[in-house]
Context: one part of a larger RNA
RNA sequence: UGACGGGGACCCGCACAAGCGGUGGAGCAUGUGGUUUAAUUCGAAGCAACGCGAAGAACCUUACCAAGUCUUGACAUCCUUCUGACCGGUACUUAACCGUACCUUCUCUUCGGAGCAGGAGUGACAGGUGGUGCAUGGUUGUCGUCAGCUCGUGUCGUGAGAUGUUGGGUUAAGUCCCGCAACGAGCGCAACCCUUAUCUUUAGUAGCCAGCGGUUUAGCCGGGCACUCUAGAGAGACUGCCAGGGAUAACCUGGAGGAAGGCGGGGAUGACGUCAAAUCAUCAUGCCCCUUAUGACUUGGGCUACACGCGUGCUACAAUGGUCGGUACAACGAGUUGCGAGCCGGUGACGGCAAGCUAAUCUCUGAAAGCCGAUCUCAGUUCGGAUUGGAGGCUGCAACUCGCCUCCAUGAAGUCGGAAUCGCUAGUAAUCGCGGAUCAGCACGCCGCGGUGAAUACGUUCCCGGGCCUUGUACA
Numbered sequence: 001u002g003a004c005g006g007g008g009a010c011c012c013g014c015a016c017a018a019g020c021g022g023u024g025g026a027g028c029a030u031g032u033g034g035u036u037u038a039a040u041u042c043g044a045a046g047c048a049a050c051g052c053g054a055a056g057a058a059c060c061u062u063a064c065c066a067a068g069u070c071u072u073g074a075c076a077u078c079c080u081u082c083u084g085a086c087c088g089g090u091a092c093u094u095a096a097c098c099g100u101a102c103c104u105u106c107u108c109u110u111c112g113g114a115g116c117a118g119g120a121g122u123g124a125c126a127g128g129u130g131g132u133g134c135a136u137g138g139u140u141g142u143c144g145u146c147a148g149c150u151c152g153u154g155u156c157g158u159g160a161g162a163u164g165u166u167g168g169g170u171u172a173a174g175u176c177c178c179g180c181a182a183c184g185a186g187c188g189c190a191a192c193c194c195u196u197a198u199c200u201u202u203a204g205u206a207g208c209c210a211g212c213g214g215u216u217u218a219g220c221c222g223g224g225c226a227c228u229c230u231a232g233a234g235a236g237a238c239u240g241c242c243a244g245g246g247a248u249a250a251c252c253u254g255g256a257g258g259a260a261g262g263c264g265g266g267g268a269u270g271a272c273g274u275c276a277a278a279u280c281a282u283c284a285u286g287c288c289c290c291u292u293a294u295g296a297c298u299u300g301g302g303c304u305a306c307a308c309g310c311g312u313g314c315u316a317c318a319a320u321g322g323u324c325g326g327u328a329c330a331a332c333g334a335g336u337u338g339c340g341a342g343c344c345g346g347u348g349a350c351g352g353c354a355a356g357c358u359a360a361u362c363u364c365u366g367a368a369a370g371c372c373g374a375u376c377u378c379a380g381u382u383c384g385g386a387u388u389g390g391a392g393g394c395u396g397c398a399a400c401u402c403g404c405c406u407c408c409a410u411g412a413a414g415u416c417g418g419a420a421u422c423g424c425u426a427g428u429a430a431u432c433g434c435g436g437a438u439c440a441g442c443a444c445g446c447c448g449c450g451g452u453g454a455a456u457a458c459g460u461u462c463c464c465g466g467g468c469c470u471u472g473u474a475c476a
Base pairs, nucleotide, nucleotide: 001476002475003473004472005471007470008469010467011466012465013464015460016459019424020423021422022421023420026315027314028313029312030311031310032309033308034306035305042053043052064301065300066299067298068297069296070295073125077124078123079121080120081119082118083117084116088103089102090101091100092099106115107114108113127290128289130288131287132286136284137283138279139278140277141275143273148187149186150185151184152183153182154163155162156161167178168177169176193267194266195265196264198235199234200233201232202231203230204229207225212222213221214220238261241255242254243253244252245251317417321376322375323374324373325372326371327370333364334363335362338357339356342353343352344351345350383414388409389408390407391406392405393404394403430452431451432450433449434448435447436446
């Protein structure tokens, strides 16, 4: 000087408390451990691994296993030589790859050859998701969006170092004010960026009967940009104004006006560093290792196993509910190998025909909870839907291992969950549906979107984490 203390003082955070809803019990989904297996590929490991890499394992993916094959190789460059093709098609063979036969089949030219492609050969080499993240780059997590981390000059100290950065106030903040042997500065904080909340303006192939006309009652047409909206430009919030407190300061409390008030809400943004944290399997890369195999191709299997343990979710246990009928209101997005209206067939999944749309124009797209009415009457039930049987639909070369969906039947556990434990402070929690990426198909996961919409916070004694000052130390 740090680090640590079941030392002290001060302060903060959904840290506790006050509340609301969960997890832990059930069934299922998913990840993981373990076990099993020819293989169940690999990585991730307290917080910060475990719906994580994987934004989508039937083949492919695929790295694993079995079997059948190849050896300058599936991919790249160079050399020698031969051919004129390569691609494509047919037949045989094979589990498939491989292989065999036949057909078709290049360009330019100064005729020397050149380009391109294929076969053969030789070696240089290719190749490796083989090892080492404790050799590395790059990227990422975490403390933590915590308020800190430093430097120059000066001063003090023999020195390590100190000072500045401590102190009095204040703030979300090393934010600002005052003081001070310090005076300044840098990286962080804040602001500049995006979005959302209000208004103005510019512009109208979406919006409007607002005012008029027509009308098949559909903004459909004429017509018009007033409004909504869309998207460009601007305005607006700055403690600017008032009062009180305070050191007359910074600032705090209340008020006015205002769509918004003291950082308005949300996001992006992550200082010096810590964890030899994670990743050699995104990629790159040193060294080591394999080279008729640790490389490459193919078929099939496996990654989907199942006495069991754990994590994360979904659905429930019901009446604030279930079922049936009627009826209302979104936003974000996506679409030409696509979205698919409408009509017809089917109980339905879906199928047939097919309009429009490269989209504010058409489609996905009638949102659901809600509201109105009817019924069920507290029961393992008209709750719950697992499991299983049967019949079908779709995608795809192919749904046996191992996809999703529909209909009929079946109707399991479950009556609110021990010890323990998690999230959340407002348009939040809770609850309801919708869209997208991935994707042939497959979503209870993920990323977004809107609808309905709470309760509580006395307070900082305690638990956890953090900041600052101080004190002790046999630790560095």